[in-house]
Context: one part of a larger RNA
C1' cells in the first nucleotide's frame, strides 16, 4: 500500500449520473390498519403494545390461556436465523420465457379479441416417391395472420397494391386451321417454256385457356387520412364565409409524451435553489384508434421523481483483526 472484515465523536446523502456499497427492518401474540378497487385485493398496509425465569389461584381431558405476586442481568424474538417502509408518475394486465459465457427488459409468451384459409383422400407441413404428420381429430374441428387481461371504445377513405367475385367484350400460347408465294418435278406436252399428281420450305384469314384488360366487392387487407385567403362593436382569436386540390382529408380520445426540433416551451406544485419530477395548457416539427386509442385495481431483482428511518457514501479521516505485498533468514 492491496484484499476481507469490526468499530467510530459530532452531522445524516452535504457522497454519487444514481442512497452505488453498507446501515436499517427482520420472530410470535395482541391492538391497529388509508387512499384506491375487478370486491377478491391493497395488507405483513402504515403504526404501536407484549415478550426471560420462578410461585400461586381459576378453567381445561390435555395441549394450553387468563389472573395476580416475586425475582435477575447491560441486555429477555438476548447467539444464529430473520421484510426498511411510504408517496406519485411510466411501461407491461397478471405467474411464466430468454441472449449457456456482456442485454432478465417496456422484448417473447399468455388467457381473450378478431380476420382468413380448411367439408376430409381437409386446408397446411415434411418428403423424389412410396408413405407420413396434421389425426385414429371432422368447422364449440385443424392451419395461418394480427392484436394481446378487463373495461370504454375502435371513425373517414376501395383511387393505388393485394385479396375475393364476374363473366358479356379487348388482348392471347402451344395446337388447329390452310389462303398465297418459292423451290423439286422420272409424268404429260408443242420437247423448249410450262403444267398436273406427289414431296419440301415459308406463311394469312379463322377457331384456341388461364393470366391480363374490364366490371364490382373487401381495411381488427397493404395502406392513406390537405392548403391558401377574408370575416365578430377596444385588441385578440375565428363559430363563418370564399377558392384549391383529393380516394378520403385525422373523428373519440390523449398530448412538451418511452413520440416535441425550436425547448430547461408556459403557468402551478414540490426545493433555499429543481434542463429531471408531478398536474395542467395545446402552437401534435413529426400521437391517434387492434403495427390498436384510453382508463385502470393487482402484479414486477423494470425505469423515473419525491419523503421518512437508516446509516464512514460524505464533511474526513481515525482505531483494530486477519490474509497478501516488502524487509530479514
Nucleotide at each position: 500500500c492491496u484484499c476481507u472484515c469490526u468499530c467510530u465523536a459530532a452531522g445524516g446523502a452535504a457522497c454519487u449520473a444514481g442512497g452505488c456499497a453498507a446501515a436499517u427492518u427482520g420472530g410470535u401474540u395482541c391492538c391497529g390498519u388509508a387512499a384506491c378497487u375487478u370486491c377478491g385485493g391493497g395488507a405483513g398496509a402504515a403504526g404501536g403494545a407484549a415478550c426471560g425465569c420462578c410461585c400461586u389461584g381459576a378453567c381445561g381431558c390435555a395441549a394450553g390461556u387468563c389472573a395476580g405476586g416475586g425475582u435477575c442481568g447491560c441486555a429477555g424474538a438476548u447467539a444464529c436465523u430473520a421484510g426498511c417502509u411510504c408517496c406519485a408518475u411510466g411501461c407491461a394486465a397478471c405467474u411464466g420465457u430468454u441472449u449457456a459465457a456482456c442485454a432478465a427488459a417496456a422484448a417473447c409468451a399468455c388467457a381473450g379479441c378478431u380476420c382468413u384459409c380448411u367439408g376430409c383422400u381437409a386446408a397446411c407441413c415434411c418428403g423424389u416417391a412410396a408413405g407420413g404428420g396434421g389425426a385414429u381429430g371432422u368447422a364449440u374441428a385443424g392451419g395461418g395472420g394480427g392484436c394481446g387481461a378487463u373495461g370504454c371504445c375502435u371513425g373517414c377513405c376501395c383511387a393505388g397494391u393485394g385479396c375475393u367475385g364476374g363473366a358479356a367484350c379487348g388482348u392471347u400460347a402451344a395446337g388447329g386451321a390452310g389462303u398465297g408465294g418459292c423451290c423439286u418435278g422420272a409424268g404429260a406436252u408443242u420437247a423448249u417454256a410450262u403444267c398436273a399428281g406427289g414431296g419440301g420450305c415459308c406463311u394469312a384469314a379463322c377457331c384456341g385457356a388461364a393470366g391480363c384488360g374490364c366490371c364490382a366487392g373487401u381495411g381488427a387487407a397493404c395502406g392513406g387520412c390537405g392548403g391558401c385567403c377574408g370575416u365578430a362593436a377596444c385588441u385578440a382569436u375565428a363559430a363563418c364565409g370564399g377558392u384549391c386540390c383529393u380516394a378520403a382529408g385525422g373523428u373519440a380520445g390523449c398530448g412538451a409524451a418511452a413520440u416535441u426540433c425550436c425547448u430547461u416551451g408556459u403557468c402551478g406544485g414540490g426545493u433555499a435553489a429543481g434542463u429531471u419530477c408531478c398536474g395542467a395548457c395545446c402552437c401534435g416539427c413529426a400521437c391517434g384508434a387492434a403495427a390498436g386509442g384510453u382508463a385502470g385495481a393487482a402484479u414486477g431483482a423494470c425505469a423515473u421523481g419525491g419523503a421518512g428511518a437508516c446509516u464512514g457514501u460524505c464533511u474526513c479521516g481515525g482505531a483494530g483483526a486477519g490474509a497478501g505485498a516488502c524487509u530479514c533468514g
RNAcentral holds the full RNA, with entries from ENA and SILVA. A computed fold for a 329-nucleotide part of an RNA from Candidatus Saganbacteria bacterium CG08_land_8_20_14_0_20_45_16, annotated as large-subunit ribosomal RNA, domain IV. Its mean pLDDT, the model's own confidence on a scale to 100, is 86. Lineage of the source: Bacteria > Bacillati > Candidatus Saganbacteria.